This is a predicted structure of a 678-nucleotide part of an RNA (large-subunit ribosomal RNA, domain II) from Planctomyces sp.
The coordinates come from a structure-prediction model, not an experiment, and the mean pLDDT is 84.
The organism belongs to Planctomyces, within Bacteria.
Its Rfam family is "Bacterial large subunit ribosomal RNA". Its family is annotated with ribosome and structural constituent of ribosome in the Gene Ontology.
Context: one part of a larger RNA
RNA sequence: UCCAGCGAGUUGCUGUCGUCGGCUUGGUUAAGCUUCUCAGAAGCGGAGCCCCAGGGAAACCGAGUCUUAACCGGGCGAAAUUGGUCGGCGGCGGCAGACGCGAACCCCAGUGAUCUACCCAUGAGCAGGUUGAAGCGCGGGUAAGACUGCGUGGAGGACCGAACCCACUAAUGUUGAAAAAUUAGGGGAUGACUUGUGGGGAGGAGUAAAAGUCUAAUCAAACUGGGAGAUAGCUCGUUCUCUCCGAAAUAACUUUAGGGUUAGCCUCGGACCACUACACAGCGGGGGUAGAGAGACUGAAUUGGCAUGGGGGGCUACCCGCCUACCCAGCCUGACCAAACUCCGAAUACCGUUGUGACUACUCCGGGAGAUAGUCAGUGAGGGAUAAGCUUCAUUGUCGAGAGGGAAACAACCCAGAUCGCCUGCUAAGGUCCCAGAACAAAGCUCAGUCACAAAGGACAUUAGGAUACUAAGACAGCCGGGAUGUUGGCUUAGAAGCAGCCACCAUUUAAAAAGUGCGUAAUAGCUUACCGGUCGAGUGUUCUAGUGCCGACAAUGAACGGGAGUAAGCUUUGUGCCGAAGCAGCGGGCUCGCAAGAGCGGUAGGAGAGCGUUCCCAAGGAGAUACAAGGUAUACCGUAAGGCGUGCUGUUGGCCUUGGGAAGUGAUUAUGCUGGA
Numbered sequence: 001u002c003c004a005g006c007g008a009g010u011u012g013c014u015g016u017c018g019u020c021g022g023c024u025u026g027g028u029u030a031a032g033c034u035u036c037u038c039a040g041a042a043g044c045g046g047a048g049c050c051c052c053a054g055g056g057a058a059a060c061c062g063a064g065u066c067u068u069a070a071c072c073g074g075g076c077g078a079a080a081u082u083g084g085u086c087g088g089c090g091g092c093g094g095c096a097g098a099c100g101c102g103a104a105c106c107c108c109a110g111u112g113a114u115c116u117a118c119c120c121a122u123g124a125g126c127a128g129g130u131u132g133a134a135g136c137g138c139g140g141g142u143a144a145g146a147c148u149g150c151g152u153g154g155a156g157g158a159c160c161g162a163a164c165c166c167a168c169u170a171a172u173g174u175u176g177a178a179a180a181a182u183u184a185g186g187g188g189a190u191g192a193c194u195u196g197u198g199g200g201g202a203g204g205a206g207u208a209a210a211a212g213u214c215u216a217a218u219c220a221a222a223c224u225g226g227g228a229g230a231u232a233g234c235u236c237g238u239u240c241u242c243u244c245c246g247a248a249a250u251a252a253c254u255u256u257a258g259g260g261u262u263a264g265c266c267u268c269g270g271a272c273c274a275c276u277a278c279a280c281a282g283c284g285g286g287g288g289u290a291g292a293g294a295g296a297c298u299g300a301a302u303u304g305g306c307a308u309g310g311g312g313g314g315c316u317a318c319c320c321g322c323c324u325a326c327c328c329a330g331c332c333u334g335a336c337c338a339a340a341c342u343c344c345g346a347a348u349a350c351c352g353u354u355g356u357g358a359c360u361a362c363u364c365c366g367g368g369a370g371a372u373a374g375u376c377a378g379u380g381a382g383g384g385a386u387a388a389g390c391u392u393c394a395u396u397g398u399c400g401a402g403a404g405g406g407a408a409a410c411a412a413c414c415c416a417g418a419u420c421g422c423c424u425g426c427u428a429a430g431g432u433c434c435c436a437g438a439a440c441a442a443a444g445c446u447c448a449g450u451c452a453c454a455a456a457g458g459a460c461a462u463u464a465g466g467a468u469a470c471u472a473a474g475a476c477a478g479c480c481g482g483g484a485u486g487u488u489g490g491c492u493u494a495g496a497a498g499c500a501g502c503c504a505c506c507a508u509u510u511a512a513a514a515a516g517u518g519c520g521u522a523a524u525a526g527c528u529u530a531c532c533g534g535u536c537g538a539g540u541g542u543u544c545u546a547g548u549g550c551c552g553a554c555a556a557u558g559a560a561c562g563g564g565a566g567u568a569a570g571c572u573u574u575g576u577g578c579c580g581a582a583g584c585a586g587c588g589g590g591c592u593c594g595c596a597a598g599a600g601c602g603g604u605a606g607g608a609g610a611g612c613g614u615u616c617c618c619a620a621g622g623a624g625a626u627a628c629a630a631g632g633u634a635u636a637c638c639g640u641a642a643g644g645c646g647u648g649c650u651g652u653u654g655g656c657c658u659u660g661g662g663a664a665g666u667g668a669u670u671a672u673g674c675u676g677g678a
Base pairs, nucleotide, nucleotide: 001678002677003676004675005674006673011096012095013094014093015092016091017090018089019088020087021086022085023084024083026050027049028048032044033043034042035041036040054061055060064076065075066074067073099237100236102234106227107226108225109224110223111222118200119199120198121197122196123195124194125193126191128160129159130158131156135152136151137150138149139148140147164188165187166186168185169184170183171182172181203219205215206214240611241610242609243608244607245606250263251262252261253260254259265370266368267367268366269365270364271363276361277360278357279356280355281354282353283352284351285350291344292342293341298338299337302334304332305331306330308329309328310327311326312324313323314322315321374399376397377396378395379394380393381392382391383390404415405414406413419589420588421587422586424585425584426583430579431578432577433564434563435562439576440575441574442573443572444571445570451566457551458550461548462547463546464545465544466543467542468541469540470539478535479534480533481532482531484508485507486506489503490502491501514529518527519526590601591600592599593598612667614664615663616662617661618660619659620658621657622656628654631650632649633648634647635646637644638643
C1' cells in the first nucleotide's frame, strides 16, 4: 500500500417548540396495594403537579395592582383577541463522559539500586623490561663538619609495555552482525587503579570529583495501578438514496482577535392579501461630494511696485539724517494652491408623494441553522514610492458555492447560469489559410515578419493635410571664376599680420568681398567660408498636424503569433455571409408549485421533505421431498436512485419468504483508526 471484518449524535432525567391522540362536567396520577389468562396487563390509590388572576421586594391588595404626599400619568395585568392538561413521536436546549479517537500534565497508593552513581564490609588481580630517591658501607676530605668518589639499597598518583580498564582519531556500519558495534591506530596499566560477593539509602526523593549526570534500552522529577471516559475554544474522522430552497466570511461587545453572544444574511411553519415591498415615470425635498472659486473667510505660496511701518547692518555723527539685490508686517498689482478653506455647486444616491407595471414578494410571530480567516476584477479614496498577486475602507460584479463556450494552457477576465434525452435548428463572446468548425468583396496604410512585450529620447523612413520663405528678373545643390584696398586697425606682446587676449568695428574700389566663419603658422605664408559673377534649368528650404513603421531593446537549459506558415493569412475602414455554448428554439420524458393557464428544477455550509436497505419483535398468510431456505457464485431483466424479482450451479449445518405494524448495537474509500491476512 491493498483486501476482509469491526469502527463515531446514544441513553436517563428535565425544559421548550411542533405534530398525532385522549379527556375537558379541568387534566393527570406517584409510591404503594389488590386481582389475573403473570418477564405482561387490569383495577384501586388525588398525596402531589399543572391550570382556573394578577400586581408588588414584601406586608398586602385584588380585575386590578405597583410607583407616589397624590397622580395629568406611567409600568405590568384584565377585557377586546383563549385554550388547559396527560401521553406517543419528532426538532433543539440544560444536567450527566454526551458524536468518536488523541495529549503534555496534576494527585493518591505501591514496586524498583540484579543496569547505573555514591558509600560500607570482606576477598581477588596487575607478564616482562627500565630508571635508580632516601638510608647504609667503604674510600677521599675536614680540627670536626660540610662536601665528594665507588658500592649497596630499592622509593615513585616514576618510565616502556601485555593481561585488565578506558574510549582520543578515522573508516565501515546507519531497514546494522549490534536499539552504540567492528577494524586499524590511541590513553592508563602499584593506583584518586581494576574487579568478585554481600549490604545501604528512592521519586520533589536518593546519588552525584557537577554533565541536570545516573536511579533496569525510561529522567528538568522513574515505573505500575487508581482518581479517569482528567481537560483539549485544537487537529483528524463521522457510514444509504432522491427532491425543494439556499447562505456568510459584516456590525456591536468580548483577558477578545483561528473562540463566542446578539443583530444582519438562509430555511421551515403560521399570520397578514395590502397599491405593503420592488422597477420606471411625474412632482416635492434636504445636502456640500465632483467641479469651480479667490474684492467670500481660514491658511499656503508667489511676480512687480510703494516719498507705508518696525527690526538688523552700513555711512555720518552735535543734531537732523542718508543707503540697504538682509528679516517681518501692511497696501497696490498680476498669475495661482488646499482632505481637515468655501461666496458657489452638479451627476448619482437617499427620503416623501402620485401614477403605471409585474405569474416579483414584502412585513410580523414562532422552530432549526450555518457564518462572523474571504478572494480577484472595475470604479472612488487612505497608507506605501499615485511599488507589490501589498494593505485598509466604499461601491458593483465574478469566484467562493458555477459546470458549458472564448482568452493556446489559465478559481476571480469576456460570453452565458447545466431537470433528463436527441446522429435537429438559430445565435453570444470569439472566430472563419492548415493543424481546426467557418470568407468573400471593396478602399487605403505598413516592408518592420512590424503584426506577435516597453519608456524618455533620437533620425533626410514613408503616407496625407496645412503654414511660411526663396524661385525663369533663374532659386536649391554641384562645378568654374572672383573673394580686393587704407591695413600688419589700435592696444598688448618676444611676436599678435582677419583668426592668444582687450577696445573699436570705420572708410575706399567694387558685380561682390567681414577691422573676418573655420583649419593652419613661432609670427608671416597657405587652404576655406560669408558675399558676388558665370554655367545649369525647376522646384527648393524651414516648420506644424495626423497615420504607419525604424533605433533605443541587455540574463543566466531553447522559447514574448499556441505551432506550421503568412507580404496578407498584418493594420485601418466598409459591406454581406458562415462557424460557434449545457444560451434560445424544436421533439420526447420526469419532478415541484399552481384550480387552471402556466412558471420553475447549478449549488458548498445549512434548513425542510420523501424513500431504499440491515438486525430483532408482534400479527396474518405462504413455499417445501425431484426437497426448500439462508449464504456463495454466474447472469438476462425491472425501477429516477438507494435497490429489486427470477433462473442455473453450489450449499445438508436449519431456518426462510410476503403483507401490515413496532424497536434499533441500522448502512464506511479515508480517523499517521483497530484486528486478521496479502